[in-house]
RNA sequence: AAUAGAGGCGCGGGCUUCAUCAGUAGUCGGUCGGAUAUGUGUCCUGUACGGGAAUACACCGACGAAAGGGGAUACCGCCGAGGUUUUUGUAUCUUUCCCGGGGUGCAUCUGCCGGUAUAACGCAGAAUAUGCGUUGUACUGUCGUUUUUAACGGAGAGCUAUU
Numbered sequence: 001a002a003u004a005g006a007g008g009c010g011c012g013g014g015c016u017u018c019a020u021c022a023g024u025a026g027u028c029g030g031u032c033g034g035a036u037a038u039g040u041g042u043c044c045u046g047u048a049c050g051g052g053a054a055u056a057c058a059c060c061g062a063c064g065a066a067a068g069g070g071g072a073u074a075c076c077g078c079c080g081a082g083g084u085u086u087u088u089g090u091a092u093c094u095u096u097c098c099c100g101g102g103g104u105g106c107a108u109c110u111g112c113c114g115g116u117a118u119a120a121c122g123c124a125g126a127a128u129a130u131g132c133g134u135u136g137u138a139c140u141g142u143c144g145u146u147u148u149u150a151a152c153g154g155a156g157a158g159c160u161a162u163u
């Protein structure tokens, strides 16, 4: 240098399906809540991530979603698998437009993380689900050292085997 492997509730992907999202958004119909009479959401008040301008909206009834996120079976690709911070660009969402802010996807830059579980704090999220970050704790794999069957320490740019 090449090839092949190992850790373990191991990592990720899309299909199918289930619950949640939610009796929500929306559509249709009706009524007229305070005031009003120019009549169907007009005016007042308030709401939409912030500001400005516009637009929408209330109550009752009927019908009634979806996306993202999550669980499960099988399958596929794998062992820096992958996750994430930062930089830049781009696409898109956040009622419409403008100026800001925020979310998500792709690419890029920069650093961190062996893996799993869990607690606290914080962020995202409809959520008590779940994910992520920081700090700690426990377990576990690997290598090194030693007072060797245990203790301590390191990190995947590592470890093992073969050529």
Stems, first nucleotide, its partner, number of pairs: 001163005008079001010078004016072003026063006032041001034043002046057003049100006082113003088107007114140011142154005
RNAcentral holds the sequence, with entries from MGnify. Lysine riboswitch aptamer from uncultured Ruminococcus sp., 163 nucleotides, folded computationally.